[in-house]
RNA sequence: AGAGUUUGAUCCUGGCUCAGAACGAACACUGGCGGCAUGCUUAAUACAUGCAAGUCGAACGAGAAAGUCACCUUCGGGUGGCGAGUAAAGUGGCGAACGGGUGAGUAACACGUAAGGAACUUGCCCCUAGGUUGGGGACAACCUGUCUAACGACGGGCUAAUACCGAAUACUGUUUAAAGGUCGCAUGGCCUUUUAACGAAAGAUUUAUUGCCUAGGGAUAGCCUUGCGGACUAUUAGCUUGUUGGUGAGGUAACGGCUCACCAAGGCUUUGAUAGUUAGCCGACCUGAGAGGGCGAUCGGCCACAUUGGGACUGAGAUACGGCCCAGACUCCUACGGGAGGCAGCAGUAGGGAAUUUUGCGCAAUGGGGGAAACCCUGACGCAGCAAUGCCGCGUGGAUGAUGAAGUAUUUCGGUAUGUAAAAUCCUGUCAAGAGGGAAGAAUUCCGGCUCGUGCCGGGUUGACUGUACCUCUAGAGGAAGCUCCGGCUAACUCCGUGCCAGCAGCCGCGGUAAUACGGGGGGAGCAAGUGUUGUUCGGAUUUACUGGGCGUAAAGGGAGUGUAGGCGGGAAAGCAAGUCAGAUGUUUAAUCUCAGGGCUUAACUCUGAGUUCGCAUUUGAUACUGCUUCUCUUGAGUAAGAGAGAGGUCAAUGGAAUUCCAGGUGUAGCGGUGGAAUGCGUAGAUAUCUGGAAGAACACCAGUUGCGAAGGCGGUUGGCUGGCUCAUUACUGACGCUGAGGCUCGAAAGCUAGGGGAGCGAACAGGAUUAGAUACCCUGGUAGUCCUAGCCGUAAACGAUGGAUACUAGGUAUCGGAGGAGUUAGUCCCUUCGGUGCCGUAGCUAACGUGUUAAGUAUCCCGCCUGGGGAGUACGGUCGCAAGGCUGAAACUCAAAGGAAUUGACGGGGGCCCGCACAAGCGGUGGAGCAUGUGGUUUAAUUCGAUGAUACGCGAAGAACCUUACCUGGACUUGACAUGGGGGUGACAGCUCUAGAGAUAGAGUUUUCCUUCGGGACACCCCACACAGGUGCUGCAUGGUUGUCGUCAGCUCGUGUCGUGAGAUGUUGGGUUAAGUCCCGCAACGAGCGCAACCCUUAUCCUUAGUUGCCAUCAGGUCAUGCUGGGAACUCUAGGGAGACCGCCCAGAAUAACUGGGAGGAAGGUGGGGAUGACGUCAAAUCAUCAUGGCCCUUACGUCCAGGGCUACACACGUGCUACAAUGGGCUGUACAGAGGGUUGCAAUACCGCAAGGUGGAGCUAAUCCCAAAAAACAGUUCUCAGUUCGGAUUGUGGUCUGCAACUCGACCGCAUGAAGUUGGAAUCGCUAGUAAUCGCGGAUCAGCAUGCCGCGGUGAAUACGUUAUCGGGCCUUGUACACACCGCCCGUCAAGCCAUGAAAGAUGGGGGUACCCGAAGUGCUUGUCUUAACCUUUACUGGAGGGACGGCACUAAGGUAAAACCAUUGAUUGGGGCUAAGUCGUAACAAGGUA
Repeated sequence: AGAGUUUGAUCCUGGCUCAGAACGAACACUGGCGGCAUGCUUAAUACAUGCAAGUCGAACGAGAAAGUCACCUUCGGGUGGCGAGUAAAGUGGCGAACGGGUGAGUAACACGUAAGGAACUUGCCCCUAGGUUGGGGACAACCUGUCUAACGACGGGCUAAUACCGAAUACUGUUUAAAGGUCGCAUGGCCUUUUAACGAAAGAUUUAUUGCCUAGGGAUAGCCUUGCGGACUAUUAGCUUGUUGGUGAGGUAACGGCUCACCAAGGCUUUGAUAGUUAGCCGACCUGAGAGGGCGAUCGGCCACAUUGGGACUGAGAUACGGCCCAGACUCCUACGGGAGGCAGCAGUAGGGAAUUUUGCGCAAUGGGGGAAACCCUGACGCAGCAAUGCCGCGUGGAUGAUGAAGUAUUUCGGUAUGUAAAAUCCUGUCAAGAGGGAAGAAUUCCGGCUCGUGCCGGGUUGACUGUACCUCUAGAGGAAGCUCCGGCUAACUCCGUGCCAGCAGCCGCGGUAAUACGGGGGGAGCAAGUGUUGUUCGGAUUUACUGGGCGUAAAGGGAGUGUAGGCGGGAAAGCAAGUCAGAUGUUUAAUCUCAGGGCUUAACUCUGAGUUCGCAUUUGAUACUGCUUCUCUUGAGUAAGAGAGAGGUCAAUGGAAUUCCAGGUGUAGCGGUGGAAUGCGUAGAUAUCUGGAAGAACACCAGUUGCGAAGGCGGUUGGCUGGCUCAUUACUGACGCUGAGGCUCGAAAGCUAGGGGAGCGAACAGGAUUAGAUACCCUGGUAGUCCUAGCCGUAAACGAUGGAUACUAGGUAUCGGAGGAGUUAGUCCCUUCGGUGCCGUAGCUAACGUGUUAAGUAUCCCGCCUGGGGAGUACGGUCGCAAGGCUGAAACUCAAAGGAAUUGACGGGGGCCCGCACAAGCGGUGGAGCAUGUGGUUUAAUUCGAUGAUACGCGAAGAACCUUACCUGGACUUGACAUGGGGGUGACAGCUCUAGAGAUAGAGUUUUCCUUCGGGACACCCCACACAGGUGCUGCAUGGUUGUCGUCAGCUCGUGUCGUGAGAUGUUGGGUUAAGUCCCGCAACGAGCGCAACCCUUAUCCUUAGUUGCCAUCAGGUCAUGCUGGGAACUCUAGGGAGACCGCCCAGAAUAACUGGGAGGAAGGUGGGGAUGACGUCAAAUCAUCAUGGCCCUUACGUCCAGGGCUACACACGUGCUACAAUGGGCUGUACAGAGGGUUGCAAUACCGCAAGGUGGAGCUAAUCCCAAAAAACAGUUCUCAGUUCGGAUUGUGGUCUGCAACUCGACCGCAUGAAGUUGGAAUCGCUAGUAAUCGCGGAUCAGCAUGCCGCGGUGAAUACGUUAUCGGGCCUUGUACACACCGCCCGUCAAGCCAUGAAAGAUGGGGGUACCCGAAGUGCUUGUCUUAACCUUUACUGGAGGGACGGCACUAAGGUAAAACCAUUGAUUGGGGCUAAGUCGUAACAAGGUA
């Protein structure tokens, strides 16, 4: 510090996710030791048991027992001493308000911070001054009686005090009154003097202390007041009656509506009151570069609470955790009458929960309470125990060690990895174990002595942890390593298993038979006594943007104006000093943090010192800027006077054209409408045309990137009223300005209310068409509405998708409205300037597109708005509206994207240009018939398999009777039909013969190899055991190779350069031209490659060379005849080599180009004809059954052999062909002319036989020699005469021939007989542009035999092409796109199914708060009531009084009850929409002109 993820790729916007750190954590796997920390985050739920607050005999009275000793004894026991002035209890004092726990409540002066108290209190402690006199009456304990289950209660009797009560004395004290001084920010404070009234005490003991009382001061602790600060919600906007203030009184330690009476009507609030929700606050802690964000465990400060609610008492202090009273809930005891209790103290239990410890030891230390002290108490605390909960440290060994062991994994079988790792050798000794030693933490208090004294000196006691830390020794590598991950992010790769299953997953995504992503193995990476996962927080996230973001198109400018509060604001001067800046002082607890040292072996941890502590307050100073006050200025703003333009607004009047309607005339059969029609209108006279009239609405031309207006918007003409704007020149005011939350006003169309109006148009509706349907598009009608008046609505893609204002920053050009100048007879025109409206464009900006003085540039001010997509502008609530609906405006849930701009393709029922037997023009077919052949389907035991739009279907198959053959049935074999290797045996095996069998096979017989160094070897067969063979079994979607197709289409790319942030572009586009990206020209491109063309083969002409088997002109010979023979080398031909064609020449056109048109010459003319040749790529195209091959599968079978069957089936459908339907023909007779091939397992002549297929026979030929071999159409003659025929030949019968082991299933051919359909073929569709189509025959491959198929060969030999509008396919450019698996694309909505969350709903249940009323405990206050009463007064006594107590009454009041509302939550039959879910239904709305933009 970034990374992954939207796309085919790119840039941007934007969300989601990851890597880091942290934790009071939990869970999973694993676990050696130690140190230091930490440990109920949930149920403030309920608690068994024990402990957590007592102490003082030096305040007081009283006072045991067990036991033991002594004596006595009636042996039952008694008395006395010790125990002991002890225990336990009581009166009294102090403490119990500290310490410890928890975070429920609380949004508050609760907390933090800074101040104030002139408005206060403070036990114990310290200092100072003074005092401590003298009396009195009780009550507990104790004794006794009664009641009670218990707790306990009551009566009688005795008694002490530092308990209680009078009295005396008293100032500095309190209060009253008065005077003076001094100080202060106000009330007022302080000091002095005088006067009156009131108010104290306690003693104890070891005789030296201590206690007690009064007053003042200090310290400590507390209380109160105030400024500022820190949560959310406006779908909470108004709240408040003791409320706000005053006067008086009461109350308090003290101020105060704190309380009460009276008076006034105030107080708070958009700078967020009130209400609701949540929450203890802080120092700190976590994170972060910081600013921030989160959090408030442990430690420290403050607050609040103690089962829930209320209340007071005591006291210095409480409204009291381990006190009291009452009420409620709960638990326990009970004799049913009543009682007892409060772990949010320490342990512990139950429960809840993912989850949090021992019912431990000790007061030795520190601290606290009591005491004079010893000492006692102390679950505070110190320690130990449990837990890897965290942090830190250590160990699990070190060195050497290659045969690179074994094992394991993998392998291309060679090896490689684990791996110096192990073993082995030599060492070391941490931890753990055992043994021995062994601390510090301890100092006081105490005792003795000294000192005036603080205190000093000496001596002694005390350790829970603990025989712990630590040290030494012993033996021995011995006891001590796991977890996660390995597709990318992200370090780390292979094998097997699985087969969209099982599973993984933080995001993207893996898995459908070769998974580095699942599970296991091996290996590796990371961390390590831990490692991962989950959860949470911050970070990354500049993704709420103060630091530090945006709003034309990505989310985002309010529809527009006016204006309130608020924010901001021109030039000069003076003053002040609020903001601002600087200094000083105080505070900012300690701990934490940082730095430097120190202590534990180190570290964690801890100690000491220093620093930090932004802040707040006080004070001193500065005055540039902001602010405030005063004064001034004119440039911002405005006013007046002069001109000007305008569809600015409103009201009224008025005009013509058109449309429709009405009346009349003329006139006759149609009109109208459409893609084409129909509905409709019309013989009752339409449409058309003429005349007259009526009505309503809108204003052609002018008219324009024109003008005006804030926006919406405004358009005939005239007038009235009226708003704003611009220009020019002066004068005046003197910052009067800009923006603008709320508010108010305006606001298209549609819609609503009421009343008018209604010509045309025209939702709804009706009809006609279209269509599969057509609730649409088209047509004919047509109601609301559109128009007017009055009112409402308040929204629009209300758009420049661009808020307003001001200033600055190149230009050019056009136009509108002014002004000035120059010039002209005048005008056009020209220059300058102000205001508007457009276009182009520099810099800049922008993701790009674009914008660019009319900014989206550079800046300032103010307002509005945005923060992923969907859910949703929805729900609920509020508010506005007559309604429709508007404004405000969520969440659950769900997805990993949604989106912007641009790029390359592809596509379009977009456009332009061009090509092709693509259409057109022609010729001939297919589709109808019969047959052949292939396919589908069906059938079957099997009908083997593959090929399936074009690009499968006479295809693989250049040839299924057996074989082939892969299929089926049956019969057999198992190292195998075939290959290699080992061992043993035999010497042959094979062949031949016979038997059984359908055959494979089995048995019998016959026969017996070669080499040799004589050991044996080779070879063959048999047997055995294994490795293995074998598979036309699967996967063509694992592959190689081969092939088809686009397409013989003209395209496909690269290097360098340039442009662009980039994908990419340019080149390759443009103007021409071509069959062609062929060539030329131009050009930020210049070159190059694969394709095109050419080079190759063949064919057409000529030359040359050669001359057999081919040829024969000339010469000679011969034959019935024939190059038959001699000979020849001319010709044809054969096959080698050359020539020739290149727009080369001429004319014309074109741009002086490329090239094109025409012509000459030429055998051939513009790539002459044909072939071979197929760019980058596309279709996961075809083929695992040609072959090869990975993986998988079978192994007495999915292998191998054999026989028979099947591939040949047959209702049917399709493709490709053959033959025909006839006279351009059929039959018969005769005559003529090819090319290219094949032939020894062969082709086979002459001859003979047969009607023929063919047979007999065999000359010749290994082929320019012989044979196949007859070419056929054609031509000549003859016959048939338009018929189902002398056409056609299917089918069938019968007899034959040939091949072959074998023609039944299932061959071909021949003869005779038979003689079917068919008379030119619907929709539709195919081929072909010249030696082509059509037509005619010939040959070959395969092959024993079998061709209408296939591959070749020649003979005869046409017609037509105007042309490119439209069909199909293709190429280039351009345009749109929501497509990129690329239109066979994408995608919308209803319905149906499942799941999920949510709204409404008759209601139901629960909750908290408030209001009104009723009842009213305890308690406090008041009380002229009743009863009662030791201390004081009075009375000799009785009594009376003062004061107290109980009961009662009044007031306040908790809990409770009743009532009516509001709010919140849960639930609810039914219902609404929403979201999600491989393959459901219906249509096709959107994306292309998406087929109606």

RNAcentral holds the sequence, with entries from SILVA. The RNA shown here (small-subunit ribosomal RNA) has 1493 nucleotides and comes from a metagenome. Its mean pLDDT, the model's own confidence on a scale to 100, is 84.